[in-house]
Context: one part of a larger RNA
């Protein structure tokens, strides 16, 4: 000086990015238990009492016995063994309840949950970066699309062959979303995909037809398939989802009116949000004081509906805020046990 543990008056998170660490609670048995909730649960909710020994009296439950009674077997008809159920007696166990006693303390050590309320994500149980990440990431039930009648459709291979698949559409393969609940609004002009397409452009070689060659090579010419272009569907396909004026009997606002434009002009929801630049955005609560919290507001720089919106009970070593209890986290430090290291004897 360090490492592990121990206790600490008075104060209790003032410590700190943050109660991170400690502490606190703790087991049985009894009473009691809120909001909300998918009626299952939330619940060990919360918040009390109590708990040891000793004798007393009761009680359940279990063993042996002794009779009584019931069923049923065997029998050489003398008995013999078996099960149940009542009562008596003796052991065991285990719980009431009620008097005693002893300590500061009885789940006396070990063992053994703090707890509550609000919110954001993620529905949960589950996975995951072996050795810095466990989560809001992934999975997942569940919803949808899209492919596929089998010599199919994806997939792997040079091919032979293989797998899905001991399979057959209530199946398989792929994608995208993510319990359940209320819903999933406009837009096919762009990009893709699928159908069609009698007349549209485009085209090669072989075949025809002509030259051209002693034959030919070559040349010209006509014709010709997918795809394109065309006409059409399609967004739980990629994806997109506007501006400028006026106008109400105070003001301000603009249900209304008029213009420009688009393929349509952001519907219902929900928001300074894990999405808001200004911004510590205003307001209200919480506090003596809150850039964070929670509740509202909305011209949202850039919210928004299966790239899912929104709610949401239960879950969660997630993330935030607050409140109680505890508490050497600190006010401030001290002292004690053990180990190790330096120093000096």
């Nucleotide at each position: 000086a360090g490492g592990a543990g121990g206790c600490u008056a008075g104060g209790g998170a003032a410590a700190u990015c943050g109660a991170c660490a400690a502490a606190u609670u703790a087991g049985a048995g009894c009473c009691g238990u809120a909001a909300c909730u998918u009626u299952g649960g939330g619940a060990u909710a919360a918040g009390g009492c109590u708990u040891g020994c000793u004798u007393g009296c009761g009680a359940a439950c279990u063993u042996c016995u002794a009779c009584a009674c019931g069923c049923a077997g065997c029998u050489u008809c003398g008995g013999c063994a078996g099960u149940g159920u009542g009562u008596g007696g003796g052991g065991g166990c285990u719980c009431a309840c009620a008097a005693g006693u002893c300590g500061c303390a009885g789940u006396a050590a070990c063992u053994a949950a703090g707890g509550g309320g609000g919110g954001a994500c993620g529905a949960c149980u589950g996975u995951u970066u072996a050795a810095u990440a466990a989560a809001a990431a992934c999975a997942u039930a569940g919803g949808u699309c899209u492919c596929u009648g089998a010599u199919a459709g994806a997939g792997c291979g040079a091919a032979a062959g293989c797998u899905u698949g001991u399979u057959u559409a209530c199946a398989g393969a792929g994608g995208c979303u993510g319990a359940a609940a209320c819903c999933u609004g406009g837009c096919c002009a762009g990009u893709g995909g699928c159908a069609g397409u009698u007349u549209g452009a485009u085209a090669a070689a072989u075949c025809c037809g002509g030259g051209a060659u002693a034959c030919a090579a070559c040349c010209c010419g006509a014709g010709u398939a997918a795809g394109u272009c065309c006409u059409g569907c399609u967004a739980a396909a990629c994806g997109c989802c506007g501006g400028g004026a006026g106008u109400a009997a105070c003001u301000a606002u603009a249900a209304c009116u008029c213009u420009c434009u688009u393929a349509a002009g952001g519907u219902a929801g929900c928001c300074a949000a894990a999405u808001g630049c200004c911004u510590u955005g205003u307001c209200u609560g919480g506090u003596a004081a809150g850039u964070u919290c929670a509740g509202a507001c909305g011209u949202g720089c850039a919210u928004g509906a299966a790239u899912g919106g929104u709610c949401c009970a239960a879950c969660g070593u997630u993330c935030u805020c607050c409140c109680u209890a505890u508490u050497g986290u600190c006010c401030c430090a001290g002292c004690c046990u053990u180990c190790u290291g330096a120093c000096g004897a």
Predicted 3D model of a 345-nucleotide part of an RNA (large-subunit ribosomal RNA, domain IV) from a Promethearchaeota archaeon. Taxonomically the source falls in Promethearchaeota (Archaea, Promethearchaeati). RNAcentral holds the full RNA, with entries from ENA.